Model confidence (mean pLDDT): 84 of 100. Predicted 3D model of a 106-nucleotide RNA (SAM riboswitch aptamer (S box leader)) from Flavobacterium arcticum. Taxonomically the source falls in Flavobacterium (Bacteria, Pseudomonadati, Bacteroidota, Flavobacteriaceae).

[in-house]
RNA sequence: AUGUUAUCACGAAAGGCAGAGGGAAUAGACCCGAUGAAGCCUUAGCAACCCUUUAACUUUUAAAGAAGGUGCUAAAUUCUACCACAGUAAUGCGGAUAGAUAACAC
Numbered sequence: 001a002u003g004u005u006a007u008c009a010c011g012a013a014a015g016g017c018a019g020a021g022g023g024a025a026u027a028g029a030c031c032c033g034a035u036g037a038a039g040c041c042u043u044a045g046c047a048a049c050c051c052u053u054u055a056a057c058u059u060u061u062a063a064a065g066a067a068g069g070u071g072c073u074a075a076a077u078u079c080u081a082c083c084a085c086a087g088u089a090a091u092g093c094g095g096a097u098a099g100a101u102a103a104c105a106c
Stems, first nucleotide, its partner, number of pairs: 002105007013043005021032003026081004044073003049069002051065006077098001082095002085092002
């Protein structure tokens, strides 16, 4: 890098360096940002994918846990874009695509 599977409306911040952008990409909208963006570092936290323990009982299920490996700590994956349905419309609702994360495979 590619593929498969699962999840994505919950949750969780301070400090230091730095100095103008950021919210994945394209377009639009809307937000965040000198009361300090991105990035890097430290500490803390959240969650429970891998993991640990126990009990059922077995290709799993349930409960508890958080030492270790990841991840995450503005807004639903910020919203829309394609399709279906409802509606005169505004719009609503479901799905797909794309993306993110984890585990596994190659």